[in-house]
RNA sequence: AGUAGAGGUUGCGUUGCUUAUCAGUAUAUUGUCCGAUGUAUCAGGUACAGGGGAGGACAGUGGAAAGGAAGAGACGCCGAAGAACGGUAUGGCCUGAACAUAUCUGUUCUGGGCAUAUGGUUAAGAGCCAUAUGACUGUCAUCCGUAUGGAUGGGGAGCUACU
Numbered sequence: 001a002g003u004a005g006a007g008g009u010u011g012c013g014u015u016g017c018u019u020a021u022c023a024g025u026a027u028a029u030u031g032u033c034c035g036a037u038g039u040a041u042c043a044g045g046u047a048c049a050g051g052g053g054a055g056g057a058c059a060g061u062g063g064a065a066a067g068g069a070a071g072a073g074a075c076g077c078c079g080a081a082g083a084a085c086g087g088u089a090u091g092g093c094c095u096g097a098a099c100a101u102a103u104c105u106g107u108u109c110u111g112g113g114c115a116u117a118u119g120g121u122u123a124a125g126a127g128c129c130a131u132a133u134g135a136c137u138g139u140c141a142u143c144c145g146u147a148u149g150g151a152u153g154g155g156g157a158g159c160u161a162c163u
Stems, first nucleotide, its partner, number of pairs: 001163005008078001011077005017071003027062008037049004041097005081110007088102004111137002114134008139154006
């Protein structure tokens, strides 16, 4: 350097299905009342709608979906993958900002899952993400033990096997 392989209290990712949540919410429509703004993410511009009623409140009748979650599968896998900060491209009227998306790309960080705390995200004391702490687990090194093992330390740019 190449090839193959291992980690598992739910290993990692993708995907459709089912279920609950979202929510009696958004929204449609009807009635009564108020009465000038509203829509195009935000600001400016511009365009359009608007006393033939913008927008709103209350009541009646209908009434979702997406994102996120769980479950059992299928598929691809073992830097699997995830996160932070950038770049590039694309998107919604124009410019700027922000946001979203990506078989895209750069740098940095994380061995793995779990629990607890704090913070963030979220409709949510689900879940997820970050940080800290804790034990567990795999692996290597050193030391100890007759021994299955124990102690300490390391980091995936690692570890094991073969060439």
Model confidence (mean pLDDT): 76 of 100.
The RNA shown here (Lysine riboswitch aptamer) has 163 nucleotides and comes from Lacrimispora xylanolytica.